[in-house]
Order: sequence, then structure tokens, then C1' cells
RNA sequence: CGGGUGGGGCGCGAUGGUCGCGGUGCGACGGCUGGACCGGCGCGUCGAGGAAAGUCCGAGCUCCACAGGGCAGACUGCCAGGUAACGCCUGGGCGCCGCAAGGCGACGGACAGGGCCACAGAAAAGAAACCGCCCGGCACAGCCGGGUAAGGGUGAAACGGUGGGGUAAGAGCCCACCGCGCCACCGGUAACGGUGGCGGCACGGCGACCCCCAGUCGGAGCAAGGCCAAAUAAGCAGCGAGACCCUGCCCGGGUCGUUUGAGCUGCGGGUAGGCCGCACGAGGUGGUUGGCGACAGCCACCCCAGAGAGAUGACCAUCUGGCCACCCCGGUGGCCAAACAGAACUCGGCUUAUGGCCCCACCCGCUUC
Repeated sequence: CGGGUGGGGCGCGAUGGUCGCGGUGCGACGGCUGGACCGGCGCGUCGAGGAAAGUCCGAGCUCCACAGGGCAGACUGCCAGGUAACGCCUGGGCGCCGCAAGGCGACGGACAGGGCCACAGAAAAGAAACCGCCCGGCACAGCCGGGUAAGGGUGAAACGGUGGGGUAAGAGCCCACCGCGCCACCGGUAACGGUGGCGGCACGGCGACCCCCAGUCGGAGCAAGGCCAAAUAAGCAGCGAGACCCUGCCCGGGUCGUUUGAGCUGCGGGUAGGCCGCACGAGGUGGUUGGCGACAGCCACCCCAGAGAGAUGACCAUCUGGCCACCCCGGUGGCCAAACAGAACUCGGCUUAUGGCCCCACCCGCUUC
């Protein structure tokens, strides 16, 4: 210099000002239907994201359910650690890919049982033999019988692989190495790895098919739920003989009630509505200590939207960066500063979307000293 791998940060540029919108504290007002009322004003202060998204996992919180055991069902699945917890994260093991940095992996069990393995092929797990090879026989360009599974062919996959011995030809039939299984020892917390011995090739593949093994799991969700409370029914308590209508008053009449209690008052109940939940939290920033790391402890500082179907925008000035034009080569002028996307109980993750800019570490190749 070129190519690449992994990771981190920023994210409608920075500062100041004017106006607008929402929340909130204080202050002073206006309106009327006089109250949890409605409305604006002044000053102060705060006001979206890395994903606020999908709602896919895990929790906090709330209410409901719950003696104990089992079945069914769902999910998870190498080991160790982290965490409130997780299907997340970190480190490690093993397998595959990459020259490498590094990436990817549902990564327990296929001698518990069942099931499946398309097409092709003789044969798909039961053994079997299409072409070959070998032996024997015969009426001998061939046919028949037997042996074989080394070679060919089919297939995603063919009954261990390579080499040697052996044989009529062959074959774990025998031997060595590899693979596989079992055992022992050593290293490691473990997954696992290493070494040695033994076995005899006997166990094909699929467990993101049933299944077996191990582990975890109650349900609903802030429209959770709690408090206050106009109205109203039942009910309860007290008082209680009147209450209401024609009818404004008198007379008169009527309805209901006085054992079955009218009516009034209070309680109760909880609709409309209001308040809380609801913003100090598994919180953030910086430092330090421990740890390979995820992370944890300690210290200091900070307070950071919260609602009504739901507020963040516009403009100006200066600076910064990029692009373009001009010329006296250093200035002047113009344009742009963008993508995905908008909180509504709250956190921890994962996933998905995202124009662009900046930084760090490492690998490979070439070149120079």
C1' cells in the first nucleotide's frame, strides 16, 4: 500500500437566541352552571430511541388458584461460570468451514421398542447377486450347478478402510496400521484429551419422526390491581304516622301506609367520574479493586419524559464538515448536514430495520528500511 476478520462509539453536526407544543413547581388572575369545575398569564424547570419496533424468551409488580403424589402437555438439551432470571451472555471442549485472523453448530440416546430410507439398483438392514471372477459338468461361440463379494455398475447412503499374507477365486480367514467398542492409568472442576492393553469386525442412516433419558414449568395481565365517590336497587339501623295528587289557599275527593311500616335520616353498595399504581430504578456516569472474561464489590457524583388517544417543531446568527463555482491561490459565494424510525406499567435479553461518519485490535499478500 492492497485485501480481509472481529469489535466499539456517534447517529438528523456544535453553540447561542426567538417563537410554538406537552409535563411539572411557584405566583397572580378571569369566567360561571360555585366545584375532584373551566380558561388562559408570568417566572423557573424537564421533555424520545439505539432500536422506543416485533411481542419471541426471561423477570419485577398485581390479582386469582394451590395439602401430598402421579398421569397428560409444553419447553430446554456438550461442560463450567455469570445473572434476579433466561431459550441470554462469557470462557472452554468437540465437529465442520476458512491459508489465517476468525465463523457456524437443537451438540443427550440408533444393542429399550416402533416407524421411515423417494428414484435408481440384485440388494436399503432381512440378507441378497445384475455384470464379473473361480471350480465342476454337458448335447461347449453357449448352457446348467456350485463357490465368491476383491473388481464394475446404481445410489444421498451398499454390510469397516489401506497394505500384506492367504486362496481355485475370494473373504477379518490371518497379520500390521487406521477406524470402532470395552477396560485401566495419567492430565483436567468438568465436557474432554493422552497413553497402554484387550476384543473381534459384531453393531448402516434418520432422534428439526414417535419414543427413551435428564432438567424446567400454575393462570391471567397495568383494560393487572388498590383508594375515593355524584346516581341507583337489594339489605341493615334509628326516628316514625303520616306522605303524595286534584291544587297557589280553604272545603271536599282520591292513592299509598300505620300487624305486610309509607316517609325521613344514616349506613351499605359502587355506575359516571377522580386519584393512586406511574417514574429513585436488578438506575446512570466516572474512578478503583478482583476476575482471561461475562460480571461483581467499594467510593464519588447525578435525577433522567411521563400523559387526555397521546406533546419535540420552525426560524435566525456564528462555527464545523462535505460538495460545486469563481479568481489575484488564498479567499469569496452558493447548496447540503441525510437512513430506520415516535415512549404510554417497568426492566434484562434476542431478533428485525437503518443513509452515513469516527476509532481500535488482529490476519493474509506485496513493497521499503
Notes: RNAcentral holds the sequence, with entries from ENA. Predicted 3D model of a 369-nucleotide RNA (Bacterial RNase P class A) from a Gemmatimonadales bacterium. The gene name in the source record is rnpB. Lineage of the source: Bacteria > Pseudomonadati > Gemmatimonadota > Gemmatimonadia > Gemmatimonadales. It matches the Rfam family "Bacterial RNase P class A". Gene Ontology terms of the family: ribonuclease P activity, dimeric ribonuclease P complex and tRNA processing. Rfam classes the family as a ribozyme. Its mean pLDDT, the model's own confidence on a scale to 100, is 77.